[in-house]
Context: one part of a larger RNA
RNA sequence: GGAUGAACGCUGGCGGCGUGUCUAAGGCAUGCAAGUCGAGUGGGUUAGACCCACGGCAAACGGGUGAGUAACACAUUGGUAACCUACCUCAAAGUACAGCAUAACCUACCGAAAGGUGGAAUAAUUCUGUAUGUGCUGCGACUACAUCAGUAGUUGUAGUAAAGAUUUAUCGCUUUGAGAGGGGCCUAUGGCUUAUCAGCUAGUUGGUGCGGUAAAAGCGUACCAAGGCUACGACGAGUAGCGGGCGUGAGAGCGCGACCCGCCUCACUGGGACUGAGACACUGCCCAGACUCCUACGGGAGGCUGCAGUCAAGAAUAUUCCACAAUGGACGAAAGUCUGAUGGAGCGACGCCGCGUGAUCGAUGAAGCCCUUCGGGGUGUAAAGAUCUUUUAUGAGGGACGAAUCAAUGACGGUACCUCAUGAAUAAGGGGCUGCUAAUCACGUGCCAGCAGCAGCGGUAAUACGUGAGCCCCAAGCGUUAUCC
Numbered sequence: 001g002g003a004u005g006a007a008c009g010c011u012g013g014c015g016g017c018g019u020g021u022c023u024a025a026g027g028c029a030u031g032c033a034a035g036u037c038g039a040g041u042g043g044g045u046u047a048g049a050c051c052c053a054c055g056g057c058a059a060a061c062g063g064g065u066g067a068g069u070a071a072c073a074c075a076u077u078g079g080u081a082a083c084c085u086a087c088c089u090c091a092a093a094g095u096a097c098a099g100c101a102u103a104a105c106c107u108a109c110c111g112a113a114a115g116g117u118g119g120a121a122u123a124a125u126u127c128u129g130u131a132u133g134u135g136c137u138g139c140g141a142c143u144a145c146a147u148c149a150g151u152a153g154u155u156g157u158a159g160u161a162a163a164g165a166u167u168u169a170u171c172g173c174u175u176u177g178a179g180a181g182g183g184g185c186c187u188a189u190g191g192c193u194u195a196u197c198a199g200c201u202a203g204u205u206g207g208u209g210c211g212g213u214a215a216a217a218g219c220g221u222a223c224c225a226a227g228g229c230u231a232c233g234a235c236g237a238g239u240a241g242c243g244g245g246c247g248u249g250a251g252a253g254c255g256c257g258a259c260c261c262g263c264c265u266c267a268c269u270g271g272g273a274c275u276g277a278g279a280c281a282c283u284g285c286c287c288a289g290a291c292u293c294c295u296a297c298g299g300g301a302g303g304c305u306g307c308a309g310u311c312a313a314g315a316a317u318a319u320u321c322c323a324c325a326a327u328g329g330a331c332g333a334a335a336g337u338c339u340g341a342u343g344g345a346g347c348g349a350c351g352c353c354g355c356g357u358g359a360u361c362g363a364u365g366a367a368g369c370c371c372u373u374c375g376g377g378g379u380g381u382a383a384a385g386a387u388c389u390u391u392u393a394u395g396a397g398g399g400a401c402g403a404a405u406c407a408a409u410g411a412c413g414g415u416a417c418c419u420c421a422u423g424a425a426u427a428a429g430g431g432g433c434u435g436c437u438a439a440u441c442a443c444g445u446g447c448c449a450g451c452a453g454c455a456g457c458g459g460u461a462a463u464a465c466g467u468g469a470g471c472c473c474c475a476a477g478c479g480u481u482a483u484c485c
Stems, first nucleotide, its partner, number of pairs: 001485004006481005013355006019348002021313001026311003030308003035057003040054005064266001066264001074190003078186003083183003088179008096130004106119005135160011164171002192238003199229003204226008241263004245256004268289005291302004319345001321344003327341001328339004358388004368379004393422006402412001429474005434455003440469005450457002
C1' cells in the first nucleotide's frame, strides 16, 4: 500500500447493487415452512365441489448447518464383462376370469388426556387365486465372438403379468428392450502439522465352503495358512469439511474457503430397522439417554443446524413483513391447490459505485478572531450584496416494463420514470501538522498534566502535552483496533 461477513470512537444528505450470529452444533414461547388428486373408491353432512376414511403419487426434492471426518470425504483420471434407476421419451406385445377382506360410518365400552378394545355392514386403480406368455428368468444342449466369471443367437424344459376411469378424445395398468438424466461400487494420482508418536495389526493378510447385497469384496461366518503395513513416516496425537474459487503479489509464492456453484456431512445425543425405485429418512417410526412441558399420578407430549422471532453467549450481525404476479417444484386430464423455495419490501454507511450539500460576479480587502518588528499580515471572494440555476428536497399532475396467452391476471407499487410549481432552499465532517510524512504560529503548563506506530517529546520561551488561530490529507465518511498478503 491492498484486503475484510469486521468491531469500536466521532460524524452522517440521497440513490443503485451487494451483504449481515465468524461466538453457544447452547436452550427455545408463538405462527407459518408438504402436500395434492372426486377423471381410483366408500361414506357423512349440507351453509359451501365442505368434511372423514380407504387408495395413488409426492413427502429421499427444495431449504439449513459444518459438529464430525486426514477419509476414496473431496478434486482429477480411468473402470464396472461386478451394478440399480420412480417419473420422462422411443420401440414390441398384452390388458382374460374369479374370490376373501377391511377403514370411515353405525353400535357397545375403557381412559383425565394421548389414545384404545369388541360387535355388525360395505367399495375400489386395496388384497388374493387361476389362465394366457410377444417377452423375461432359472437349468440343460449347441453355434459365433471374446476371453476371469461374459455377450449375441438357436433349441428343450420349468417358472413368471395386468386395473380400471371416461365427456369415446384419451388417460392409465402389465411384461420386455433401448435412451436420457440420476445414483452405487472400485482404481491411480494430488492437497495439513507433529518422530518430545517407531513400531502397528487378530477379521488382522490371504485361501476354501456357506451366507449376504442391486452389485465386486473379510461385507459376515466356519475352517485352513501366517500373513499384511512401516523412515517414500505405518501406528498415535493435534488441527480441519473438500473443490470451483477469494485476498495479496510483477511473478513464483503465501494466506483464506463468508456470499454464489458442485460434492460430502449432520438433523436434541446414541442405536435400529420399516416403507419405498430411491432413506437407514431435518418438520416419519421404534428403543435407550439427557432436557422441557401436561397430568385426575395411572400415564402422556416435544425436538427451529427451515423462515421470522426469543433468551443466553458475545466486540458484534436484521422484520414474529408482502405475494405466489414472475421463475422453479409437488399433485392433478384440467381448472387449480400447496410452496418462509423463490420474487419482493423493511432494518444496518457493513461494503462497492454514483450524486449532492450550489454557480457567476463581488474590496488593496467590512466586522469579529488570530499573529505582529505596531508599519502591518492572516482568515479572504471567504462573508455581506447582486444576478442565476433547481441535481437534490417538498408539493401537485401523469404513470410503466417485468404478462408468457384471444381475453383476464403485478406482491413489488401509485414504485421507477416524465411534467409543472416553490425556493439556495433540506444536507460536512473526521484525522493530522518534530522526523519518517503533506501541513506552524501564539498562549497555558513546567519530567507535572499528558503524548507516543518507531525514534522520542515534557525539568520556564515545548512547531511533539492542552487551548486557539492558521494550514495539510481524505470526505458521507474519517480515524483506531484485529487479521492476511

Small-subunit ribosomal RNA, 5' domain from a bacterium, 485 nucleotides, folded computationally.
The sequence was found in a public genome assembly.